[in-house]
RNA sequence: CAACUUCAUUGCGCGAACGCGGGGAGAAAUCCGUGAGGAAAGUCCGAGCAUCACAGAGCGGGGUAGCUGCUAACGGCAGCCGAGGGCGACCUUAGGGCAAGUGCAACAGAGAUAUACCGCCGCGAAAGCGGUAAGGGUGGAAAGGCGAGGUAAGAGCUCACCGGAACGCGGGAGACCGCAGUUCCCUGUAAACCCUACCCGGUGCAACGCUUAAUUGGUACGAAGGAAAACGCGUCUGCUCGGCGCGCUUCGGAAUAAGCGGCUUGAUUCUUCGGGCGACCGAAGAGGUAGAUAAAUGUUCGUGCGCGACAUAACUCGGCUUACAGAUGAAGUUGCUUU
Numbered sequence: 001c002a003a004c005u006u007c008a009u010u011g012c013g014c015g016a017a018c019g020c021g022g023g024g025a026g027a028a029a030u031c032c033g034u035g036a037g038g039a040a041a042g043u044c045c046g047a048g049c050a051u052c053a054c055a056g057a058g059c060g061g062g063g064u065a066g067c068u069g070c071u072a073a074c075g076g077c078a079g080c081c082g083a084g085g086g087c088g089a090c091c092u093u094a095g096g097g098c099a100a101g102u103g104c105a106a107c108a109g110a111g112a113u114a115u116a117c118c119g120c121c122g123c124g125a126a127a128g129c130g131g132u133a134a135g136g137g138u139g140g141a142a143a144g145g146c147g148a149g150g151u152a153a154g155a156g157c158u159c160a161c162c163g164g165a166a167c168g169c170g171g172g173a174g175a176c177c178g179c180a181g182u183u184c185c186c187u188g189u190a191a192a193c194c195c196u197a198c199c200c201g202g203u204g205c206a207a208c209g210c211u212u213a214a215u216u217g218g219u220a221c222g223a224a225g226g227a228a229a230a231c232g233c234g235u236c237u238g239c240u241c242g243g244c245g246c247g248c249u250u251c252g253g254a255a256u257a258a259g260c261g262g263c264u265u266g267a268u269u270c271u272u273c274g275g276g277c278g279a280c281c282g283a284a285g286a287g288g289u290a291g292a293u294a295a296a297u298g299u300u301c302g303u304g305c306g307c308g309a310c311a312u313a314a315c316u317c318g319g320c321u322u323a324c325a326g327a328u329g330a331a332g333u334u335g336c337u338u339u
Stems, first nucleotide, its partner, number of pairs: 001335010012304007020035002023032003037310001041321002044319005049204004056241004061200005066080005081095001082093004096195002101193002103189003117136002119132005144162002147159003163184002168179004208261004221252005231247006268287008305308001
């Protein structure tokens, strides 16, 4: 200097005028300070919160899947192990399994739990018979691999090296790794059925709660009391068991429309110190107005240059996934050149 890898920040700036939402002060005029993201998107996961009973048991159903940790939890994150890719920094991982129990493997091919098409060897005049699975072909895959010896020609038939399973020894908290001997049944597929381990109530802010006008009615529902063995109705997810409520009396009384709350102080943000490889944890201190409800943060002018991307909250958070013009920083890898 060039190419690449990983992580992080930002994402039009400045000035002026007018305008809008909510908060505070004020009798008012007015003044003060404040008002959209890194993804606000997707609605894919997990929760907080509210409510249905007190959230039971079993079956069914669903989710996750290497090891060890973090977290409120998660299908998330961190570190590590294995496998694959890359010269490398690094990246991906849909990674449990009875040597896969049951299935499936179209087409092509002779044959896909089997087989002999071509070929090679032996016998024979030939047709043909016998042996073979090393070579060729089909295929994603021909059933341990490569090399040597051996053989009529060949074959783990034998040997060396490698590969796999079980056992033994050593290291590691563990997934796993290493060593030595023995052995050779071992195509792929569990993102097929299945098995194992762990986890899982439902519904959702349009949840839920309060106030209230008219008409009709006294239903749904609520309060107090009572009954509760059976039966009936309803409810707890889909079913079963089990539980709960109702059935009776008295009192109150809807819904709908409208308004108010829920509505923003949170598993919160920032700084410092300590612990940890890290995700994170602990302690001390500091901070504080987005809460709209048909939907507020806009318009105009001037100016700068990097010429402005993806795109606008609606109960709130932690994640994941997707989109993104331009600008900036840090660390690392490879190549070339110079010293």
Background:
Predicted 3D model of a 339-nucleotide RNA (Bacterial RNase P class A) from Ruminiclostridium sp. The sequence is in RNAcentral, with records from ENA. A source record names the gene rnpB. Taxonomically the source falls in Ruminiclostridium (Bacteria, Bacillati, Bacillota, Oscillospiraceae).